[in-house]
Molecule: Bacterial RNase P class A
Organism: Candidatus Saccharibacteria bacterium 32-49-10
RNA sequence: GCAGUUCGUUAGACGAUCACUUGCGUUUUGAACGUAAGAGGAAAGUCCGGGCAGCAAAGGACACGACAGUCGCUAACGGCGACCGGGGGAAACCCUAGGGAAAGUGCCACAGAAACGAGACUACCUUCGCAAGAGGGAAAAGGUGAAACGAGUGAGGUAAGAGCUCACAGCGUGACGCGGUGACGCGCCAUGGAGGUAAACCCUGUCGGCUGCAAGGAGAUCUGCAUAAAGAGUGGUCCGCUCGCAGGUCGAUACCCGCUCGACCGCUUGGGCAACCAGGUGGCUAGAUAGAUGAUCGUCCACGACAGAACCCGGCUUAUCGACGGACUGUCCAU
Numbered sequence: 001g002c003a004g005u006u007c008g009u010u011a012g013a014c015g016a017u018c019a020c021u022u023g024c025g026u027u028u029u030g031a032a033c034g035u036a037a038g039a040g041g042a043a044a045g046u047c048c049g050g051g052c053a054g055c056a057a058a059g060g061a062c063a064c065g066a067c068a069g070u071c072g073c074u075a076a077c078g079g080c081g082a083c084c085g086g087g088g089g090a091a092a093c094c095c096u097a098g099g100g101a102a103a104g105u106g107c108c109a110c111a112g113a114a115a116c117g118a119g120a121c122u123a124c125c126u127u128c129g130c131a132a133g134a135g136g137g138a139a140a141a142g143g144u145g146a147a148a149c150g151a152g153u154g155a156g157g158u159a160a161g162a163g164c165u166c167a168c169a170g171c172g173u174g175a176c177g178c179g180g181u182g183a184c185g186c187g188c189c190a191u192g193g194a195g196g197u198a199a200a201c202c203c204u205g206u207c208g209g210c211u212g213c214a215a216g217g218a219g220a221u222c223u224g225c226a227u228a229a230a231g232a233g234u235g236g237u238c239c240g241c242u243c244g245c246a247g248g249u250c251g252a253u254a255c256c257c258g259c260u261c262g263a264c265c266g267c268u269u270g271g272g273c274a275a276c277c278a279g280g281u282g283g284c285u286a287g288a289u290a291g292a293u294g295a296u297c298g299u300c301c302a303c304g305a306c307a308g309a310a311c312c313c314g315g316c317u318u319a320u321c322g323a324c325g326g327a328c329u330g331u332c333c334a335u
Stems, first nucleotide, its partner, number of pairs: 001331010012300007020038008040306001044317002047315005052212004059239004064208005069083005084098001085096004099203002104201002106197003116150002121142002124137005152168005171192004176187004216257002219250007231243003264283008301304001
C1' cells in the first nucleotide's frame, strides 16, 4: 500500500433578524422586559425487564405463558460478559431456540419392496422344474429418499451371508485417576446395541398476580335500604383478603401535584480478562398538556441521512447520506 475483522465517536459550521416553551429576576398583577436553558442515537417499534402507583406494601393451588450449556454481572431481564460444546473461515473473527427421544403418546410428505411394526422388490445361495416359474435360506450388494433398521474397516466364517465371531477405530452408559469453581477436557477400565422429530404433545427445572401517569393524588355529612347473605375490589378459575349499597348537600378541584436530581452525566484513581464494581472531583442537562424546540437571510464546505420527548430507567430490534478514530488478521513492497 492492498484485502479484511472488530469496537467506538460524530450526525454540517459560523453569524444576523423575527417567533415559541420553561426556570429565575425586575416592573407590576393583564402582562411586559431582561437573562439562562430548550430532542435522539435511535426520542421509533412498544418486544423484554425494572422503578413508581392502585388493588393484601399480592398470599395459596390449578391453568396458561416465557425461558433452558457453565460461571459471573445487574435493581431486574428472555439482556450483557467470559468460558465450554457444536458449526464456518487460511487468519483476525463470526454463528449457535445448546435440558430430556434407553418415561409415555403422536408424526415421518413424495419416491421406494419396506418409514420403525420386522419384513423383503431386484440381485445372492439352494431344492424342484426343459423353461417360465415355485418353495426355502440370508439381509452383506442395488435402487428410492431428508432419513433405510442403525456398528465403520479388515480378517475369520458360510451353500450364500450376517456383530455370527475376532482385532482395531468410533458412539452411548457407568466407575476410577488427573486438570478446571463449573460446563467440560485428557487418560483408563467395565459394559451395551438403542432411527429421526420436543421450533409435536409431553416430562424436568427456573421465573411470571392484574392494571398502567387517561396510574394515582380527598373527603365530610344527611336520608333511605340492608344485617349476613348477595354484591363489589378481582384480573382465566377456585380459595384467601378487603369493602356495606344507593341518593342528596357541602367541600376540594385540575391553568395544580405526580413531572423530572436520576440504578444521572463528564473527568479521574483503584479492582476485575470482561460485563461491571468501589472511591475522588466537577456539573445540572426539555418538562409541554392541543402540546414549545421553528422560520428567513448571509458566508463557507466534503452540500448534510434516518428521524421529533409526553412518568422514568436498563436492554433488544428496526431505520440511517456521510465523516473520523482505536485494536487486530492476511499479504505485498522498502529499510